[in-house]
Molecule: small-subunit ribosomal RNA
Organism: Pseudomonadaceae bacterium
RNA sequence: AAGUUGAGAGUUUGAUCCUGGCUCAGAACUAACAUUGGCGGCAGGCCUAACACAUGCAAGUCGAGCGAGGCUUCGAGCCGAGCGGCGAACGGGUGCGUACAACUUGGGAAUCUACCUUGAAGUGGGGGAUAACAACUGGAAACAGUUGCUAAUACCGCAUACUCCAUAUUGGGAAAGCGUUGCAGCGCUUCAAGAUGAGCCCAAGCCUGAUUAGCUAGUUGGUGGGGUAAAAGCCUACCAAGGCUACGAUCAGUAGCUGGUCUCAGAGGAUGAUCAGCCACACUGGAACUGAGACACGGUCCAGACUCCUACGGGAGGCAGCAGUGGGGAAUCUUGCACAAUGGGGGCAACCCUGAUGCAGCCAUGCCGCGUGCGCGAUGACGGUCUUCGGAUUGUAAAGCGCUUUAGAUGGGGACGACGAUGACGGUACCCAUAGAAUAAGUCACGGCUAACUUCGUGCCAGCAGCCGCGGUAAUACGAAGGUGGCGAAUGUUGUUCGGAUUUACUGGGCGUAAAGCGUCCGCAGGUGGUUUGUUAAGUCAGGUGUGAAAGCCCCGCGCUCAACGUGGGAAUUGCACUUGAAACUGGCUGACUAGAAGGCGAGAGAGGUAGGCGGAAUUACCGGUGUAGAAGUGAAAUUCGUAGAUAUCGGUAGGAACACCCAUGGCGAAGGCAGCUUACUGGCUCGCUCUUGACACUCAUGGACGAAAGCGUGGGGAGCAAACAGGAUUAGAUACCCUGGUAGUCCACGCCCUAAACGAUGCAUGCUCGCUGUCAGGCUCGCUACAGAGCUUGGUGGCCCAGCUAACGCGGUAAGCAUGCCGCCUGGGGAGUACGGCCGCAAGGUUAAAACUCAAAGGAAUUGACGGGGACCCGCACAAGUGGUGGAGCAUGUCGUUUAAUUCGAUGCUACGCGCAGAACCUUACCUAGGCUUGACAUACCGGUCGUACCCUCCGUAACGGGAGGGGUCAUUUAGUUGGACCGUGUACAGGUGUUGCAUGGCUGUCGUCAGCUCGUGUCGUGAGAUGUUGGGUUAAGUCCCGCAACGAGCGCAACCCUCGCCUUUAAUUGCCAGCAUUCAGUUGGGCACUUUAGAGGAACCGCCGAGGAUAACUCGGAGGAAGGUGGGGAUGACGUCAAGUCCUCAUGGCCCUUACGCCUAGGGCUACAGACGUGCUACAAUGCCGACCACAACGGGAUGCCAAAGCGCAAGCUGGAGCAAAUCCUAAAAAGUCGGCUCAGUUCGGAUUGUCGUCUGCAACUCGACGGCAUGAAGCUGGAAUCACUAGUAAUCGCGGAUCAGCAUUGCCGCGGUGAAUACAGUUCCCGGGUCUUGUACACACCGCCUGUCAAGCCAUGGAAAUUGGGGACACCUUAAGCCGGUGCGCUAACCCGCAAGGGAGGCAGCCGUCCACGGUGCAACCAGUAACUGGGGCUAAGUCAUAACAAGGUAGGCGUUCGGGAACGAGCGCCUGGAUCACCUCCUUU
Repeated sequence: AAGUUGAGAGUUUGAUCCUGGCUCAGAACUAACAUUGGCGGCAGGCCUAACACAUGCAAGUCGAGCGAGGCUUCGAGCCGAGCGGCGAACGGGUGCGUACAACUUGGGAAUCUACCUUGAAGUGGGGGAUAACAACUGGAAACAGUUGCUAAUACCGCAUACUCCAUAUUGGGAAAGCGUUGCAGCGCUUCAAGAUGAGCCCAAGCCUGAUUAGCUAGUUGGUGGGGUAAAAGCCUACCAAGGCUACGAUCAGUAGCUGGUCUCAGAGGAUGAUCAGCCACACUGGAACUGAGACACGGUCCAGACUCCUACGGGAGGCAGCAGUGGGGAAUCUUGCACAAUGGGGGCAACCCUGAUGCAGCCAUGCCGCGUGCGCGAUGACGGUCUUCGGAUUGUAAAGCGCUUUAGAUGGGGACGACGAUGACGGUACCCAUAGAAUAAGUCACGGCUAACUUCGUGCCAGCAGCCGCGGUAAUACGAAGGUGGCGAAUGUUGUUCGGAUUUACUGGGCGUAAAGCGUCCGCAGGUGGUUUGUUAAGUCAGGUGUGAAAGCCCCGCGCUCAACGUGGGAAUUGCACUUGAAACUGGCUGACUAGAAGGCGAGAGAGGUAGGCGGAAUUACCGGUGUAGAAGUGAAAUUCGUAGAUAUCGGUAGGAACACCCAUGGCGAAGGCAGCUUACUGGCUCGCUCUUGACACUCAUGGACGAAAGCGUGGGGAGCAAACAGGAUUAGAUACCCUGGUAGUCCACGCCCUAAACGAUGCAUGCUCGCUGUCAGGCUCGCUACAGAGCUUGGUGGCCCAGCUAACGCGGUAAGCAUGCCGCCUGGGGAGUACGGCCGCAAGGUUAAAACUCAAAGGAAUUGACGGGGACCCGCACAAGUGGUGGAGCAUGUCGUUUAAUUCGAUGCUACGCGCAGAACCUUACCUAGGCUUGACAUACCGGUCGUACCCUCCGUAACGGGAGGGGUCAUUUAGUUGGACCGUGUACAGGUGUUGCAUGGCUGUCGUCAGCUCGUGUCGUGAGAUGUUGGGUUAAGUCCCGCAACGAGCGCAACCCUCGCCUUUAAUUGCCAGCAUUCAGUUGGGCACUUUAGAGGAACCGCCGAGGAUAACUCGGAGGAAGGUGGGGAUGACGUCAAGUCCUCAUGGCCCUUACGCCUAGGGCUACAGACGUGCUACAAUGCCGACCACAACGGGAUGCCAAAGCGCAAGCUGGAGCAAAUCCUAAAAAGUCGGCUCAGUUCGGAUUGUCGUCUGCAACUCGACGGCAUGAAGCUGGAAUCACUAGUAAUCGCGGAUCAGCAUUGCCGCGGUGAAUACAGUUCCCGGGUCUUGUACACACCGCCUGUCAAGCCAUGGAAAUUGGGGACACCUUAAGCCGGUGCGCUAACCCGCAAGGGAGGCAGCCGUCCACGGUGCAACCAGUAACUGGGGCUAAGUCAUAACAAGGUAGGCGUUCGGGAACGAGCGCCUGGAUCACCUCCUUU
């Protein structure tokens, strides 16, 4: 001094909190694979086939036990088969079996123990054999037999023996010698003890399954006998009927156990390689022999399988010893050296043996250490990569200069390990010298988790992926490169274990809604248990003793240069046993108590239960009367009933079922449940008294009882209702919702079933913990009584709420708070409450209850939105009230479709369709056909040339462009060279693209919507997303304003500021105007600027004033005044955002694509087509009209390649003409609706399409394909179906005028202008559409164009059933018995001892035979397990299949649970139950006032 110590992250959602699973980061490994690989030390190395094994070795030794034989240097020397002794039971291997006969810890008594140690005693005297050997014989061999010889420490008697054993008379049992010249020494026998080793017994601990619940006949015990070294049913006979088991027997599966090892904060969890202890096994099964010890790895016998030899007769073998081989497998080494050390066997010893062991070899298999260089070195080199083209980075990195030499190489020296000798290792370690940077770096990753980023390629492909997820043309996620990060002789991957995971919760979780309280009660076992006295000491606590092997972990030292490693000492080993104490608590025993519990007495309420009787209302049916045409039913209908008399109404009769009002978040019951009145029987509860007992209590696995509805059986009953069924409707269909009928059933009795959203989704019991209030059943007190009441109290039943709890919602003395006791249940979603098995049931089915497979979620509560065939309020030409249209006709125009060589492209609900196009004959033009050009039609740069250019004109030729010829034309600057500019030519960079992507973009635009909204800061509330403000009461066009308020302020929007119109003033007066003056045909001119007008500047309107209402507010209504009155009319102005809205063909632009063409030029054609459909318009259908004639009044505009007057010509379009005007001057320019006349209801004097013909104008050019005019022609159409559009006042309607574009082309489009000029709007918001605010539900969040269910069809996967079939391990019964032990017998055989002179006999023994037991094997029977299987059942998964739409909103019939019937399917219907149903109304209770 003996360990100090605990980290989280990703992923469900639009976001949040919670629950909950999945996944990752760490450590470890007897590992394997991939890539790479310098050295050393220390370790480790068949986890699979206990599969089969060639070859060699792994157990021998002793001549000092014995006799042959051989050799010899002749030495009482050497070799040495055999007899004999000891050893071979150790050492070494493996983990098959074994769930207990093992193991671990701790105890125990009835035992043995060779060799070893100690002590005591002895070792005398005899005998008969036998192997080797020899001869003969059999056999292929292995080997065997007969006869004969011989020795011993081999064998056998006898003697003796303290003692020992058994018995109680006494009986039985021992020995061996060897060795030395000699003494020594080594042995042998007996006894007693020790040590060591072994055997036996007991207790506790020791995996999973109850879908294994009963097992057991030697079984449990006793007695006698046997047996063992030893206790014992260990064995046997008899007797008894026991023994084990829910604290899990039996059975099945799996498994050697432990010290330890890995992980972990710990508790635990996993594991049992190497090292160590124990066990088991040795080809498989059985058996014994020998021995101190074995039922024996390298012994024996038998049986079996396999392999080998064979002369076919018969034999031989056992690597789970060390090496090694084949095989299996992802995978695991040398047929090495040595007995030098340590240890073992034998021997007196020398010594021999030893694949134990010590060493070496192979392998990055692991741990540890070292190296691959160090210093200086910036033109920041080359190269690579990126780039914004400037540069950045690789990078002091390299090169270069200087230095060093560990490891390695070469040479030399050289240990420890060895106590006297002896060294495999060993070319050892280590030391010295020499040369020289020389010989030595990879691998994985780089989207987040998780340290580290760019480019190119690819284009939902190829691929990646541990989870989330990447990839569909700009991939930090794929592949490559550059760069970077990590680790480093390794680095990644895979597998396994623990951790994180408090995700099985002992430490340390939960169950109202997330998974989870049994439907309810009774109750045995079990668990738990009130106050108190004494005692005990089982639990508990303390001390001590023994044990807890060593190694390991840890601490302090020491040794290898360090470390790994080794080594010494300690600590620890949390345990068990014994022992000594303590006595608070728990338990036991004992005595008492009354607060728990129960009883007694006196009261009380009640739809509590069972059985019987009685009652009235109503429905229906039948009978009779009155009475007549309908009734019934629905959204509307029909089926149905009725003239054979219904419905209606009156009277009567019958029958069944249910009990209106009272009736109530009232009562009772354990729950299910219980309701007319009454009788009988009966259970429980409450209150009061405090009389009795004295803990008698609480909970409760298994068990028992009850248990709605539906359903089943038997027998009744049957009025109404009503699954099924039938019909009628609805519908695309309608196996439904609705209607008309209607059977089981509903009712009764008896017997089953046993399930419900059986719910308070909340187990039972007890105690403690603020208040307010309603109600039910009692009691007490007070108030004089009555009786209104007030207070207190016990028990029930409701509401609100403090603390506390909760993820939140919520709960809150009836807890979901704080605690205790006991029971039940949960552990991701799906598969599935399913399959199989068991139990129950008549059946339906119930109960118990998995797995494969599959997903990364499933889920709870709350939040913000969005949505609702939810609610409330409000607004809008949204509806309504009106006016006029569209939809019908013809035409114009756009679109779709079709056609075409092309009919270029875009726009497609509102928000595309008279849109881009404010004007396609060529051009435009992007399209098609054809012909041409290639640095290009256009830009910049370089080079060359010309300036005699460029450019213009003429001619030839062409369809045109291109092409050819001729002519005209002649820049600036510098002293000069030259330079600038322009053009031409060649080549290169490049140009060019109306090619693609509007889903890569900018910009611009549409739309919701000129709707009133959208946000922020600070504060506050909430764990949080978020809320508040912004909600509420009023008001407004308005989030406009006022008031209130945990909010206070602010921003973008609204409004206002801007333009215009309307009134006035002022300034100014030409081209405008003219009152007065003059003048003229004429404001023509003089004059004037009052008026009009023009255009600058101002004023004016603010609910300002009055009245009323309102809250003394905001504001509203009315009035006055005023040109205008409540934002005066109109415009411009468009918040945060939505639609991947539109546009790459306006423009700009990233990426991609084309480059003698997808570019450019040219001619012609096309965009103008035409069965059809749609949109937007024009003109009409006529008399409020048409035609003709006549005649007034506008405004906005435009005008030089222009507007064009007067005048003339033409029927007209138009032409000629030329005045005026760059415009308040001139022109366009005629305004039209108007007035008068005609027409008189007609397809017309309406309507004008279409067609013919003749013209005009523009233009190179009117064929495709322009506009206009004259004459002629004169379609359809007589007010338009369903449906649908616009408009609220100078508006609709109607009338004309102008302009842009433009050569020409718009009476129809677009943008403007003025003239005439309405109707209607309820003291409106029921409905349709759109929008705003609040609220509610939600399974939606790509947000209802959402989500989502089931059948069917296709593919894949695992699985259940299944005729049958294959295999397996056991059980039971029987047969069979090898070897062997035991028992019996023992004709036969027999040396030792006895008797006998001998022959012979006896004792004893052997073979043989018989019997018991028994392996292998066989037969039978049932059960169990596993595999396969035609066919079959459901299940899961899979971008775009079919049919429907069941659920989520009131999901369009509220949904769900149980049950029954029915149906393609989701599902529908009946009965009972639940709210986990929206909405409205009412009742009750509560809160505030």